[in-house]
Record summary:
Predicted 3D model of a 368-nucleotide RNA (Bacterial RNase P class A) from a Gammaproteobacteria bacterium. Of the family's consensus pairs, 98% are formed in the model. The coordinates come from a structure-prediction model, not an experiment, and the mean pLDDT is 76.
C1' cells in the first nucleotide's frame, strides 16, 4: 500500500419568520386565552424473542402434570443474558463459533450400495483333513475351518509390530488406544510423556422418544382505581337451597354444633380454610373525564476494588408523557454532503437493519 479481525464517538450544524407538545410564572373577559422562560424520539425507539419491576384475580399448603434451562466458576433485581475457564470445532493468523448433563436404565432410527448395520455376518478369497473325480510338481465337487488380505459405504467390531497357527484370530506378547482405581495440579469444569488393574461393553444418533439434575401461579396499561352520565331492578334454561341434636320464641321463624350436597387457583389430586349461592343463553344502556403517565434496578464525571463483567465511594443533574396520537413547514450559510429509521406503563438484555470518522490487533507486499 493491500487485505482481514475487534472495538470505540456521533448520526448534519448555525440563523431568522411562522406553527405544534409538556411543564412553571404572571395577566385576562378564566374548565379557555395572551406573554415571558424551560424542555421535547433511538442506538437500535424495530422484532415482539426472553428476564423482571407494576396491576388484578385467588386462599394457604403439599404433590402431579405442563413448561424452561443444561459444561464449570462468578456477575445481576432476574434471565435462555454478559464475564472468565475448560472441553470440541473452523481459521496461516488476530480472531470465530457452540440447544456442551447421560447411549452401561430402556424403546426407536442410521436410505443407497454392501455377505453384513446387530441375537452380526461370507460376496471375492485363504486352509491341513475326510469323502469322490480328473488330464496327478497340481487341478475341480462336497463337507468342515477362517474374518488377517480385497470389495461396499460416512461409518464393518480397536489400530500397529511381533511370534503363533494347515490357514487365521487378543490367539499370545509390547506399544498406543479403551474401562476401572489411585496420585499430582486446579475452588470446579478438567489436565497430567505419572502409577496400578483389565483383553476390553462395535459405533452414531437424545436439535429422536426417554432418563437425570436445577427453576417454574395465571393474566396483562386495551392492567387497574376513581368520578360523572345513562339504561331495562329485562327475559329464560340447569344444580343446589337436605338431614340429626339442642336453645329461644311473639308458634311465623332465628341461634349453636354435627354429617351430607355445591361453590372458591390455572389443568388435575389431597389436606385445612371460608361463603350459602353458582353456572349457561338472548336482549338492553355506555364508550365521557381524571389517575396510573414518569425522580428511575436512572444519568454523567472522578477516585478505589476486581484479569474482567461488575460493585463500592464522592459530586453534579432532572433529559418526552402524546391520547386518530406532539418537534413541521420556508429561506440563507456551512462541510466531515447526514445511512437504518419515530416512544405510547417502565428497565435489563438478545437479535435485525446500517453511515462517517477514529483507534488496536494479525496477514502479505515493496521499499529504506
Nucleotide at each position: 500500500a493491500g487485505a482481514g479481525u475487534c472495538g470505540g464517538c456521533c448520526a448534519g450544524a448555525c440563523a431568522a419568520u411562522c406553527g405544534c407538545c409538556g411543564c412553571a410564572g404572571c395577566g385576562c373577559g378564566a374548565u379557555g386565552c395572551g406573554c415571558u422562560g424551560c424542555g421535547g424520539a433511538g442506538g437500535a425507539a424495530a422484532g415482539u424473542c426472553c428476564g423482571g419491576g407494576c396491576u388484578u384475580c385467588g386462599u394457604c399448603a403439599g404433590g402431579c402434570a405442563g413448561g424452561g434451562c443444561g459444561c464449570c466458576a462468578g456477575g445481576u433485581a432476574a434471565c435462555a443474558c454478559c464475564u472468565g475457564g475448560a472441553g470440541g470445532g473452523c481459521g496461516c493468523g488476530a480472531g470465530c463459533c457452540c440447544a456442551u448433563g447421560g447411549a452401561a436404565a430402556g424403546u426407536g432410527c442410521c436410505a443407497c450400495a454392501g455377505a453384513a448395520a446387530a441375537u452380526a455376518u461370507a460376496c471375492c478369497g485363504c486352509c491341513g483333513g475326510g469323502c469322490g473325480c480328473c488330464g496327478c510338481u497340481g487341478g475341480c465337487g462336497c463337507u468342515g475351518g477362517u474374518a488377517a488380505g480385497g470389495g461396499u459405504g460416512a461409518a464393518a467390531u480397536g489400530g500397529u509390530g511381533c511370534g503363533g497357527u494347515a490357514a487365521g484370530a487378543g490367539c499370545g506378547c509390547a506399544c498406543c488406544g479403551c474401562g476401572c482405581g489411585g496420585g499430582u495440579g486446579g475452588u470446579a469444569a478438567c489436565a497430567c510423556g505419572c502409577c496400578g488393574c483389565g483383553g476390553c461393553a462395535g459405533g452414531g444418533u437424545a436439535a429422536a422418544c426417554c432418563c437425570c439434575g436445577c427453576c417454574u401461579g395465571a393474566a396483562g396499561c386495551a392492567a387497574g382505581a376513581c368520578c360523572a352520565a345513562a339504561u331495562a331492578g329485562g327475559g329464560g334454561a340447569g344444580c343446589a337451597u337436605g338431614c340429626c341434636g339442642g336453645g329461644c320464641c311473639g308458634a311465623g321463624g332465628c341461634c349453636c354444633g354435627g354429617c351430607g350436597c355445591c361453590g372458591c387457583g390455572c389443568g388435575c389430586c389431597u389436606g385445612a380454610g371460608c361463603g350459602g349461592g353458582c353456572u349457561c343463553c338472548c336482549g338492553g344502556g355506555u364508550a365521557g373525564g381524571u389517575c396510573g403517565c414518569u425522580a428511575g434496578a436512572g444519568a454523567c464525571a472522578g477516585c478505589c476494588g476486581g484479569u474482567g463483567a461488575c460493585g463500592g465511594c464522592u459530586g453534579u443533574c432532572c433529559c418526552a408523557g402524546a391520547u386518530g396520537a406532539a418537534u413541521g413547514a420556508u429561506u440563507g450559510u456551512c462541510c466531515c454532503c447526514g445511512a437504518c429509521a419515530g416512544a405510547a406503563c417502565c428497565c435489563g438484555g438478545c437479535u435485525u437493519a446500517c453511515g462517517u470518522c477514529c483507534g488496536g490487533c494479525u496477514c502479505u507486499u515493496a521499499c529504506c